């Protein structure tokens, strides 16, 4: 210098002025009042979107249904250990895969519990299989040789009956691999090594590991994001939950169920509580208050832990709107793009010199910096009960740690 | 704000133990008719919303996005 990996932070660029919007607090004025207070207006002070506020994919708080209890069904998760309020999250470790590496990725329980599936091709697709090939048997045919002849031997061919899983071929997948022996040809048929399975031992909390020992010729194929089995977890609904006040109406109609019943938002049954209820149509109101934001909260220090995180102390805090506020203008600066001039100058070329690989001069010049001119705009995106995560979108900028390559010293 | 569902040809929709992408209407061409309609015959037309994964193999199973549609207030 180039290429890259991981982590953290910022982000409607910053500052100032001015006008405006939504809450909060306070002074004053006016009005109402059940004398507690409430409403409106002016002024002042201070505050006012995010890392994802998003998707609503997980988990919790909160509220109602019984403080949600039992069984079945259904759903989710799935290496091990830990963290946490909880998790499909996070941390550390194990195993597998990718990369030279820093590092990254993994729905990673069970296929020797059972059932199912595997189209086409292929001989055979799951207690294997004989299409070609190889080998053997029985006869037959042809050719050659031996013999005077009968007959015999060898080679080849087609058919048939068997053997064979080494080789070819099909397929995503063909039932351990290599070598030697063995055989008619072959084959874990036997042996050696490698692999696999099981048992024991050692290390580790465990997953698991072992170039530790022994046993077994090897059986156990794929698919569980197919049914299923094993282990763990899960009641339902959601702030339009739910509670209070006020206003208004036709306190209605149809259908259905109704006491071994019905309803209580349960998938079903039991249990518990209540005694009428469900659906549709029609009617009325479209007002206010609470819930509503200070919380599993942020930061700093110390401490325990490899870490996620825990504990202790200190300190900080202020969006709460409801057709829904956070904006507009002006000035200066930063920054993006582009052009001109100037500076530094890796490197390359030419000429000259000599001590032959160095020096001097000239030219070109990546990248970087400064000044000036012009143009443009600085992403994704907007809280709606609140948190912890995940996922997705995102122009860019800054900082830290690390890896590889090339060159120089 | 919360909940639920859908996406397959130009339109409306089928598509199940995962193995062929289809139907009706429409379009185009031909026959019939003096001509048109109807009718008959034939043809074309597909990123199965997008991306990734599981599997030998995906419209179908799983995950993440995108677009569209529907429902949910209170009183008696």
């Nucleotide at each position: 210098g180039g290429a890259g990996u991981c982590g953290g932070c910022c982000a409607a660029g910053g500052c100032a002025g001015c006008c405006g919007c939504g809450g909060g607090c306070g002074u004053c004025u006016u009005c109402c009042c059940u004398c507690g207070g409430g409403a409106a207006g002016c002024c002042g002070c201070g505050c006012g979107a995010g890392g994802a506020a998003a998707g609503u994919c997980c988990g919790g708080g909160c509220u109602c249904c019984a403080c949600a209890g039992g069984a079945c069904a259904g759903g989710g998760c799935g290496c091990c250990a830990g963290g946490u309020a909880a998790c499909c999250c996070c941390u550390g470790g194990g195993g597998g895969g990718c990369g030279c590496g820093a590092g990254c990725c993994c729905a990673c329980g069970g296929a020797a519990a059972g059932u199912g599936c595997a189209g086409c091709a292929g001989a055979g697709a799951g207690u294997a299989g004989a299409c070609c090939g190889c080998c053997g048997g029985c006869g037959c045919g042809u050719g050659c040789c031996c013999u005077u002849a009968c007959g015999g031997g060898c080679a080849c061919g087609a058919a048939u009956c068997g053997g064979u899983a080494a080789g070819g071929g099909u397929g995503a997948a063909a039932g351990g691999g290599u070598g030697c022996g063995g055989u008619a040809a072959g084959a874990g048929c036997g042996c050696a090594c490698c692999g696999c399975a099981c048992g024991c031992g050692u290390g580790g909390u465990a997953a698991c590991a072992c170039g530790g020992c022994g046993u077994g010729g090897c059986u156990a194929g794929g698919u569980a994001a197919a049914c299923c089995c094993c282990g763990c977890c899960c009641g339902g609904a959601g702030c339009a939950a739910g509670g209070c006040c006020a206003a208004a109406u036709a306190g209605g109609a149809a259908u259905c169920c109704c006491a071994u019943g019905g309803u209580g938002u349960g998938g079903u049954c039991c249990g518990c509580a209540c005694c009428g209820g469900a659906u549709u149509c029609g009617g009325g109101u479209a007002g206010g208050c609470c819930g509503c934001u200070g919380g599993a909260g942020g930061c700093c220090u110390g401490u325990g832990g490899u870490g996620a995180c825990g504990c202790a102390g200190g300190u900080c805090c202020u969006a709460g709107a409801u057709g829904a506020a956070u904006g507009a203008c002006u000035g200066c600066c930063c920054g993006u793009g582009u052009g001109a001039u100037c500076c530094c100058g890796a490197u390359g070329g030419a000429u000259c010199a000599c001590g032959u690989g160095u020096g001097a001069u000239c030219c070109a010049g990546a990248u970087g910096g400064a000044u000036c001119g012009c143009c443009u705009a600085g992403a994704c995106a907007g809280a709606a009960c609140c948190c912890g995560g995940c996922u997705u979108a995102u122009c860019g900028g800054c900082c830290g740690a690390c890896u590889c390559c090339a060159c120089u010293u | 704000g919360g909940g639920u569902g859908u996406u397959u040809a130009g339109c409306u929709c089928a598509g199940u133990u995962g193995g062929g992408a289809g139907a009706g209407c429409g379009a185009c061409g031909g026959c019939c008719u003096u001509a048109c309609a109807a009718g008959c015959c034939g043809u074309a037309g597909g990123u199965c919303g997008c991306a990734g994964g599981u599997u030998c193999g995906a419209c179908c199973c799983c995950u993440g996005c995108a677009a569209c549609a529907c429902c949910c207030a209170c009183c008696a």

Two RNAs folded together computationally: RNase P RNA and transfer RNA, 485 nucleotides in total.
The prediction has a mean pLDDT of 78.
Rfam match: Bacterial RNase P class A. From the family's description: Ribonuclease P (RNase P) is a ubiquitous endoribonuclease, found in archaea, bacteria and eukarya as well as chloroplasts and mitochondria.